[in-house]
């Protein structure tokens, strides 16, 4: 130090439902809890989802960070 348990404390909270805001994607706030070892924090490169405009190639504007990559911090210690 890799690593990652049917492990021990804590943590975080997906669908839905209910309110507000948005034209929409989608945000927040309570309610739930599928997951989850960075689902901590920072970043939109790639991906996606909405809008405008264009016959189109595709441009602009907006959304996601619990889709993949990537920076950086950090709790536990079985097993190897």
């Nucleotide at each position: 130090g890799g690593c990652g348990a049917u492990a021990a404390a804590g943590g975080c909270a997906a669908a839905c439902c209910c309110g507000u805001c948005g034209a929409a994607a989608g945000a927040c706030g309570g309610g739930g809890g599928c997951g989850c070892a960075a689902a901590g924090c920072c970043a939109a490169g790639g991906c996606u989802c909405c809008c405008u405009c264009g016959u189109g190639g595709g441009a602009g504007g907006g959304a996601g960070g619990g889709c993949c990559a990537g920076g950086u911090u950090g709790c536990c210690g079985a097993a190897c």
The RNA shown here (c-di-GMP-I-GGC riboswitch aptamer) has 80 nucleotides. It was read from a public genome assembly, where an Rfam model found it.